[in-house]
Context: one part of a larger RNA
Molecule: small-subunit ribosomal RNA, 5' domain
Organism: Thermaceae bacterium
RNA sequence: GGGUGAACGCUGGCGGCGUGCCUAAGACAUGCAAGUCGUGCGAAGCUUCCCCGGAGUCUUCGGACACUGGGGCGGCUUAGCGGCGGACGGGUGCGUAACACGUAGGUGACCUACCCGGAAGACGGGGACAACCCGGGGAAACCCGGGCUAAUCCCCGAUGUGGACCCGCCCCUUGGGGCGUGUCUAAAGGGCUUCGGCCGCUUCCGGAUGGGCCUGCGGCCCAUCAGCUGGUUGGUGAGGUAAAAGCUCACCAAGGCGACGACGGGUAGCCGGUCUGAGAGGAUGGCCGGCCACAGGGGCACUGAGACACGGGCCCCACUCCUACGGGAGGCAGCAGUUAGGAAUCUUCCGCAAUGGACGCAAGUCUGACGGAGCGACGCCGCUUGCGGGAUGAAGCCCUUCGGGGUGUAAACCGCUGAACAGGGGACGAAAACCCCGCAAGGGGAAUGACGGUACCCUGCUAAUAGCACCGGCCAACUCCGUGCCAGCAGCCGCGGUAACACGGAGGGUGCGAGCGUUACCC
Repeated sequence: GGGUGAACGCUGGCGGCGUGCCUAAGACAUGCAAGUCGUGCGAAGCUUCCCCGGAGUCUUCGGACACUGGGGCGGCUUAGCGGCGGACGGGUGCGUAACACGUAGGUGACCUACCCGGAAGACGGGGACAACCCGGGGAAACCCGGGCUAAUCCCCGAUGUGGACCCGCCCCUUGGGGCGUGUCUAAAGGGCUUCGGCCGCUUCCGGAUGGGCCUGCGGCCCAUCAGCUGGUUGGUGAGGUAAAAGCUCACCAAGGCGACGACGGGUAGCCGGUCUGAGAGGAUGGCCGGCCACAGGGGCACUGAGACACGGGCCCCACUCCUACGGGAGGCAGCAGUUAGGAAUCUUCCGCAAUGGACGCAAGUCUGACGGAGCGACGCCGCUUGCGGGAUGAAGCCCUUCGGGGUGUAAACCGCUGAACAGGGGACGAAAACCCCGCAAGGGGAAUGACGGUACCCUGCUAAUAGCACCGGCCAACUCCGUGCCAGCAGCCGCGGUAACACGGAGGGUGCGAGCGUUACCC
C1' cells in the first nucleotide's frame, strides 16, 4: 500500500447491486417448509335436476310450496386401499489427512425409476387385506378380536418375440459377442374418449442421464512420534453384493508396511476460485458453482431403481414435555423467530405473477426452492448538501512587535438552477399452458403481476445534512493558553521536571469525506 462475512468509537442525506451467527454441530415456544392423482379401486357424506312414495300447509281441485324415504343422469368433498414422489430441492462443516477431494484413466467386475429410439406381446383362472359393520382394551398415544368387499393389490396356470442359467461349439480374449439342446421366466387389455384416438401394462435390445467400484499422480504440521501390523499379507474353497475385493468366514502359508517418513500425535471438509504480489510465491476456501460428510450422541436394518434415509422406522444414551404412574410424545445444521454464548450477524413479511421441482390427460394442487419486499453505511458503485456575482475585506473569534495579521468571497446581500416533496400518467418482466381450426407444420382467440401505483415519463415547487482523523521526525499540516516527569501521549524513535509545534483546550492548517479513525487478521 492492498484486502475483510468484520467489530468498536464519533458522525450519518438518497439510490442501485451485493451481503449479514466467523462464537455453542448449545437448547428451542409457535407457524409454515412434501405432497399429489377420483382418468387405478371400493366406500361414505353433501348436492342441481328428473322419477316413485309418505304425511303437512295452501288450493281457482289442474296443482303449488317447504319437509322426508327410495331410485336415476351428473356435480362436489375425501378417511382408506393402490400408484408416483418423500434419495430431489433446502441447511450445516461436526467428523474426515482419506481414493474424501482435484486431475488423468480403467470397469471383459457393475446398476440406472421417470425420458427417447427399436422389436414383440397382454390368454385363462384364483386369493387376501384396509375402508365399512360388530365386539373389546386404554387416561392418552393408540391397539386387539370377529365378519364383508374392490382394484393398475397379491398369487397360479398358459404363450415365449425375447431374456436368464448349465453344457457343447465358434469368434473375441479377464465375466465381450454369437449358435444349438435342455430348464426357468411376462403382463393391467386397466382408465378416458368427440370412437379418430389418448394415457397406461409386460419382456427384451439400444440411447440418454445419474451413479457404484478400482488405479496413476497431486495438495498440512510435529522425528521431542521409529518402528508398525492378527483379517494382519497372500493362497484355496465358500458366503455375500448390482459388481472386483479379507468385504465376510473356514482351512493353509508367513507374510505386508517403513527415514522416498510407516505407526502415532496435532490441525483441517476438498476444489473452481478469492486476496496479495512484477512474477515466482505466500495466504485463504465466507457468498456463488462442483464433490464429500453429517441431521441431538451412537448403532441397525426395512422399503425401494436409488437410502442405511434432516421434516421414515427400530434399539441404546443424554435432555425436554404429557401422564390416571401402567405408559406415551419430541429432535429448526429448512424459513422466520426465541434463548444462551459472544466484540458481533436481520422480518415470527408478500407471492406462487415468473423460473425450477413433485403429482396429474388436463384443469390444477403443493412448493419458506425461488421471485420479491423489510432491517443493518457491512461492502462496492452512483448522487446531493448548490452555481455565478459579492469589501483593501462587516461582526464574532484567534494571533500581534498594538502598526497590524488571520479566518475570508467565506458570510450577509443580489441573480440563477431546482434534491426532497406534491399532482397527473404508468410499465418491461406475460405468453406459453388453456380454447378453436388443422393429419401435421402452423394459424387464430381469451385469461393471468407478489414486486407495485414501484421504476419510468410529464408538470409544479423549495437553496436544501457534514463529519472524522491528524498537524515533533518518519508524514502533508503551527501558533497561543493551561499543565509542570503531574495529568497525560506513544506504531518506532521518543515527548512532559515553568515559555511543551509531541499532554489538554482554542484559533489556524493538512488529509479524506457520508464517511473518518481504531482494533484484529492475510499478502